[in-house]
RNA sequence: GACAGAGUAGGAUAAACGCGUCAAGUGCUAGGGGAUGGGAAGUUGCCCAUAGACGAAGCGGCUGUUGCCGCGCGAUGUUUGUCCGCAUCCGCUGCC
Numbered sequence: 001g002a003c004a005g006a007g008u009a010g011g012a013u014a015a016a017c018g019c020g021u022c023a024a025g026u027g028c029u030a031g032g033g034g035a036u037g038g039g040a041a042g043u044u045g046c047c048c049a050u051a052g053a054c055g056a057a058g059c060g061g062c063u064g065u066u067g068c069c070g071c072g073c074g075a076u077g078u079u080u081g082u083c084c085g086c087a088u089c090c091g092c093u094g095c096c
Stems, first nucleotide, its partner, number of pairs: 001096001003094003010084009019074003028052003032048003038090003058071005
């Protein structure tokens, strides 16, 4: 020096365990803040709080008045597995 490869934030999906169903959460909008391969750099993306608008699927059984259980429902949470996963420059690993 050439070629090949790995790794972030996170995303999809499956399972398990929860939460809500007395409406939290999710999603939407606004400006603000933050993190984001080992380094530089920063965004489509991600997270946080604030404000605003919108907004839902319950049913049955037991108990005997307050809960429990089952089947559902929610753009629901977490964990684990699988797959995917940062342009550019440098670095790292393999190889010539």
Model confidence (mean pLDDT): 78 of 100. This is a predicted structure of a 96-nucleotide RNA (THF (Tetrahydrofolate) riboswitch aptamer). The sequence was found by an Rfam model in a public genome assembly. Its Rfam family is "THF (Tetrahydrofolate) riboswitch aptamer". For this family Rfam cites "A eubacterial riboswitch class that senses the coenzyme tetrahydrofolate" (Ames et al., Chem Biol, 2010). Rfam links the family to the GO term tetrahydrofolate metabolic process.